[in-house]
A computed fold for a 73-nucleotide RNA from an uncultured Planctomycetia bacterium, annotated as transfer RNA.

RNA sequence: GGGGUGGUAGCUCAAUUGGUAGAGCGCUUGAAUCGCAUUCAAGAGGUUAUGAGUUCGAUUCUCAUCCACUCCA
Numbered sequence: 001g002g003g004g005u006g007g008u009a010g011c012u013c014a015a016u017u018g019g020u021a022g023a024g025c026g027c028u029u030g031a032a033u034c035g036c037a038u039u040c041a042a043g044a045g046g047u048u049a050u051g052a053g054u055u056c057g058a059u060u061c062u063c064a065u066c067c068a069c070u071c072c073a
Stems, first nucleotide, its partner, number of pairs: 001072007010025004019056001027043005049065005
């Protein structure tokens, strides 16, 4: 320098081929217990990397930029 893959909750990851963004772990509160652990219930937590384009509507499609990993030279 060129190619490929990826970027979504604090962490690990989904989202069925464009239609209100979810799970597990973790966190908070409550129940149960003398207490801890376990269990159960509820809750908080997201500018979907950034910007633009297409569309009635974009995590999803297109382009550019940034970052990480990887391959070639």

Its Rfam family is "tRNA". Rfam links the family to the GO term triplet codon-amino acid adaptor activity.
The sequence was found in a public genome assembly.